[in-house]
Molecule: small-subunit ribosomal RNA
Organism: uncultured prokaryote
RNA sequence: CUGGGCGGCUGACUUAACAUGCAAGUCGAACGCGAAAGGGGGCAACCCCGAGUAGAGUGGCGAACGGGUGAGUAACGCAUCGGAACGUGCCCUGGAGUGGGGGAUAACCUAGCGAAAGUUAGGCUAAUACCGCAUACGCUCUGUGGAGGAAAGUGGGGGACCGCAAGGCCUCACGCUCAAGGAGCGGCCGAUGUCCGAUUAGCUAGUUGGUGGGGUAAAAGCCCACCAAGGCGACGCUCGGUAGCUGGUCUGAGAGGACGACCAGCCACACUGGGACUGAGACACGGCCCAGACUCCUACGGGAGGCAGCAGUGGGGAAUUUUGGACAAUGGGGGAAACCCUGAUCCAGCCAUGCCGCGUGGGUGAAGAAGGCCUUCGGGUUGUAAAGCCCUUUCGGCCGGGACGAAAUCGCACGGGUGAAUAUCCCGUGUGGAUGACGGUACCGGAAGAAGAAGCACCGGCUAACUACGUGCCAGCAGCCGCGGUAAUACGUAGGGUGCGAGCGUUAAUCGGAAUUACUGGGCGUAAAGCGUGCGCAGGCGGCCUCUUAAGCCAGAUGUGAAAUCCCCGGGCUUAACCUGGGAACUGCGUUUGGAACUGGGAGGCUAGAGUGUGGCAGAGAGGGGUGGAAUUCCCGGUGUAGCAGUGAAAUGCGUAGAUAUCGGGAGGAACACCAAUGGCGAAGGCAGCCCCCUGGGUUAACACUGACGCUCAUGCACGAAAGCGUGGGGAGCAAACAGGAUUAGAUACCCUGGUAGUCCACGCCCUAAACGAUGUCAACUGGUUGUCGGGGAAGUAAUUCCUUGGUAACGAAGCUAACGCGUGAAGUUGACCGCCUGGGGAGUACGGCCGCAAGGUUAAAACUCAAAGGAAUUGACGGGGACCCGCACAAGCGGUGGAUUAUGUGGAUUAAUUCGAUGCAACGCGAAGAACCUUACCUACCCUUGACAUGCCAGGAAUCCCGAUGAGAGUCGGGAGUGCCCGAAAGGGAACCUGGACACAGGUGCUGUAUGGCUGUCGUCAGCUCGUGUCGUGAGAUGUUGGGUUAAGUCCCGCAACGAGCGCAACCCUUGUCCCUAGUUGCUACGCAAGGGCACUCUAGGGAGACUGCCGGUGACAAACCGGAGGAAGGUGGGGAUGACGUCAAGUCCUCAUGGCCCUUAUGGGUAGGGCUUCACACGUCAUACAAUGGCCGGUACAGAGGGUUGCCAACCCGCGAGGGGGAGCCAAUCCCGUGAAAGCCGGUCGUAGUCCGGAUUGCAGUCUGCAACUCGACUGCAUGAAGUCGGAAUCGCUAGUAAUCGCGGAUCAGCAUGUCGCGGUGAAUACGUUCCCGGGUCUUGUACACACCGCCCGUCACACCAUGGGAGCGGGAUGUACCAGAAGCAGCUAGCCGAACCGCAAGGGGGGCGGUGCCACGUGCGUUCGGG
Repeated sequence: CUGGGCGGCUGACUUAACAUGCAAGUCGAACGCGAAAGGGGGCAACCCCGAGUAGAGUGGCGAACGGGUGAGUAACGCAUCGGAACGUGCCCUGGAGUGGGGGAUAACCUAGCGAAAGUUAGGCUAAUACCGCAUACGCUCUGUGGAGGAAAGUGGGGGACCGCAAGGCCUCACGCUCAAGGAGCGGCCGAUGUCCGAUUAGCUAGUUGGUGGGGUAAAAGCCCACCAAGGCGACGCUCGGUAGCUGGUCUGAGAGGACGACCAGCCACACUGGGACUGAGACACGGCCCAGACUCCUACGGGAGGCAGCAGUGGGGAAUUUUGGACAAUGGGGGAAACCCUGAUCCAGCCAUGCCGCGUGGGUGAAGAAGGCCUUCGGGUUGUAAAGCCCUUUCGGCCGGGACGAAAUCGCACGGGUGAAUAUCCCGUGUGGAUGACGGUACCGGAAGAAGAAGCACCGGCUAACUACGUGCCAGCAGCCGCGGUAAUACGUAGGGUGCGAGCGUUAAUCGGAAUUACUGGGCGUAAAGCGUGCGCAGGCGGCCUCUUAAGCCAGAUGUGAAAUCCCCGGGCUUAACCUGGGAACUGCGUUUGGAACUGGGAGGCUAGAGUGUGGCAGAGAGGGGUGGAAUUCCCGGUGUAGCAGUGAAAUGCGUAGAUAUCGGGAGGAACACCAAUGGCGAAGGCAGCCCCCUGGGUUAACACUGACGCUCAUGCACGAAAGCGUGGGGAGCAAACAGGAUUAGAUACCCUGGUAGUCCACGCCCUAAACGAUGUCAACUGGUUGUCGGGGAAGUAAUUCCUUGGUAACGAAGCUAACGCGUGAAGUUGACCGCCUGGGGAGUACGGCCGCAAGGUUAAAACUCAAAGGAAUUGACGGGGACCCGCACAAGCGGUGGAUUAUGUGGAUUAAUUCGAUGCAACGCGAAGAACCUUACCUACCCUUGACAUGCCAGGAAUCCCGAUGAGAGUCGGGAGUGCCCGAAAGGGAACCUGGACACAGGUGCUGUAUGGCUGUCGUCAGCUCGUGUCGUGAGAUGUUGGGUUAAGUCCCGCAACGAGCGCAACCCUUGUCCCUAGUUGCUACGCAAGGGCACUCUAGGGAGACUGCCGGUGACAAACCGGAGGAAGGUGGGGAUGACGUCAAGUCCUCAUGGCCCUUAUGGGUAGGGCUUCACACGUCAUACAAUGGCCGGUACAGAGGGUUGCCAACCCGCGAGGGGGAGCCAAUCCCGUGAAAGCCGGUCGUAGUCCGGAUUGCAGUCUGCAACUCGACUGCAUGAAGUCGGAAUCGCUAGUAAUCGCGGAUCAGCAUGUCGCGGUGAAUACGUUCCCGGGUCUUGUACACACCGCCCGUCACACCAUGGGAGCGGGAUGUACCAGAAGCAGCUAGCCGAACCGCAAGGGGGGCGGUGCCACGUGCGUUCGGG
């Protein structure tokens, strides 16, 4: 959220308060009293019945069971197994007895008190109530002689006998008393097991034991007196926290883990605390007393109460039921019994809380209906689903029938027993009748009728199940990973699907997976983890042989392991759940018998472990004492003069008062160059000149001895670098702190000059380090090679070699390892013991304890927070890492930009609009190869709505052309001309085109380049990027592609666990440079020119040749290749171009085009006119022109290439100063034209360094051309004007040869418009030592905490807010210890006070008893400990 039915089971919380009802009574066959209602009689008083009934009381039994709850309890509480010193009402068995007396007292009556609860006094009375006496085998005590101690009657029946009667008497039944036995039940003791915390390590005075006494049912310090000083504890005492325990339940393969509802056993509790009484049994849930809290009543004096019984109420809470029926059954109490009582129990009610079973229909049914949803528009799906047709009727509703559970008790009959008895009573058999809450329920039958009966969650992966729409990092989802920022299978809805189903989801919880606490079954070099090192008590473990023992161990038998549960086989409910019979099991514990291998114990032996002795050897091993030289510094003296010192460079500092340098002398402290090593010694820290003393350990050789004496080690003890601390010395150098100088943005640093603690010594502390081999100690086993240190042996003349043993290094087999790596010195294979780890941060921190003089050390959490933190390796990327190499990258040069003016683009600003895009290189003379209109996408205004354009339909008309009016125009209105093509005889039809109409649709330069295709830029014409097979690696990946050479090149050669291959490189293509051949018109031309001829040359355009490191020498590895040379037009890719690998930049473009989705549809579409894209304080980019004399101007004079041309190029000639105009020849072009005589150049002249005879902007006037139209807004010409500018700050660009620079020419676009752009030729340099540096790139290598990849990642402080925690002045309650005061109720002991029926006594009095006092003790009080919260 939803909700139909049945059977069985369940009701889990808290605290505390509870209104009301019920939950324990019964017996007249123990006893004395004793009504009333009602009925009858009578005139009435009254009598009879009711009735010795009800009722209360005395007395007996029961009330200690049954029912509830889990607060307390970590305990002999519970579980299992044992034990001895006990009790026991009712019950069973057998035995004995039951005789005779006495004194009271309730009820009741009378009189009081009190509000009530209740109570006082006097009087009467009974008993199976109470008390003596008698008897008492067995009982108890005992001095063994003895002494003490009981009882109760009641009822039924009855022959003889007695009695007036009651009755006695007899008998039966039920009782009573005594002792004994039993069963069951209970009390007590022991062993073993039973949660967490050591930040709880010491606890204990009745404590541990003894003796004596008391006490109990009973053992015992259970209690008391005295004596002793014990007892417990690291195998965890004590303390703190938590908790009822168990059978079992859930889970798990098991071992375990968690739990202890229901059912069953035990315990504890009953408002809280204490106490006893009664009793067989209680320290008593529905009893008593006291104290306390709370509630209620009250007349204020005083009283009453205890639902954790069943229902029920209130409060809290997420949450848990009816104030039901019945004693019919089972069971319990009382009774002789009938019977009574029983919220135990049996039933019913409520709730899907759980488990189980059943139903909500079955069959058929394709036009695959309608509707829904999706769609590629074809269809698909919902779906045989529905409808329709044919059936069935569980359950429910209705009608009818209708149980089992109930046979005992009881009556009758018979048999048996008791007995004198055919009384009674008891037992058995047969027979008869009565008894049902549930319930008219289960069940059965009948009629009707598909009729009344389906939901919930999910659909990204895990995980079964997919689409559409909406939304747009919003709303939301989410168990984990993660979804959502305009195409969401993840959000919401819908359709569809999947799963389960009267339920389904969610939340909370337990176990599992988790080998993630690892007993089964983990780890510790680098991931978390070996104590800094050793010694060593306890503990753990321990060599070989023999005998013995039997604790462990193994086997058999036996007792126990409650029932239920689980399992197996049966049975009963229609089945199942459930219930029930039997079995098995209960893995355990005990007793006993046997065994003797192994472990342990005992005894004896052995020598292989360990140790001791003897002879050698090496060593910075330790402690103490002495001594030496070099050096630094300081002091004194000499010589000597201006610097020294220091740094990247300086300065501070020292020095003319004489430094530094140098020589001589002296003082003092510290450290020991060379030797020196991958060396040696030590447990580690650590140890270094030389000599002496004392001392520890190691190793080696051979023998002797001891005889397991061993290994490890919690706690403990010792040592423990540096720094630091205390006391006292010492102090040369060095040097925290500190001062000064530098550096720097700053510089509390790095550098420099000084300098104090300290460093050194003695004594005492500290006790930590990356105390590292990040590797605990010991032992055994398991291939090798090489070096080195110490000892020994053998061979050899020797050099040297070999063997052995102990250390120390390098490499490596097997094996191990996540990999790296380790590898006889293990991180291999095993054993023994110790220490340590369990995600990151918080944190090795807080609190507490211990240690310390302090600094601090050690032990060591939690709250909170994150989804990671981490290891090893891989590929990249990056590095102010390394190596190698390249590039106009730097350098060397030449010329520029940045300053000026103009042009142009951009930003910004402005605007009605200044359309849009491009934004580091790789946007910015870019899209745009050319905005006056058009273009044009923008703005304003006016218009159109099937539309300017496409297809389809209908109607009309051919198309088309001309004219008029109006309007800014689009347009609107009107007039006229004019009919074609194909088929057909015609009528008519068709195609194309035009007009009108209606609807599908058109249209969009609207959005998204981060949905896309295509195209493009860029790294970069850089030399790289990959694949197949094989091999290596757990894998990511590697190898190949690395290496040695070489190249422009992953170019080639060699080598190589690789061998091959692909895309790139190169070559093939175009062009240019030389030659040859062919072909010559419009070209060329030796023919004088033209014409003509010719094709040698130039040239044109086709084909070919040539260049390949081919040849020679040298170098190199005999290679590849490089260097030099020859020849050649050209030489090592000859020059130039085209050609752009895998990929990167979510690079650019939806405005070229194409295209998904979204959006607009009388408008974001279409048309027109005008305007805008041309604005202008400013900023930037790219050019042009200049600033001049290598120049300007004037005159003269020479030489190109490549292109273009019919809407075109336009000659001659004429006009104009000129732009241009006129003109019209020629040319569709090797012919004609642009155009030609290119310009720079060369020759001559002039200017003379100036804002100029430089420069040309700007402006005025006058013109030319194009065009419908030059106002906004074109280009050009002439005259006039003559601005800035005198070579440009920081910075920055291009270029390595026919290049830069410089000079002009042409084309595309185009009506016109070029300083842009694309091309062309002319003139024509300089420089490159070289690769240190800047930038970019390539290869190898290295480090990495980066992978969005250094434009990365990331640290700390500060400010504010909040969260959690520690401290904190102080606060409050709980628990607990201790001390004293105080002392209720109660109880035993004591008691000199008071009172005093039974017995004794003639009495006085005694015994015994009661009250009071005393002792013990709860609550209360002080101080401390601890927890909580602040």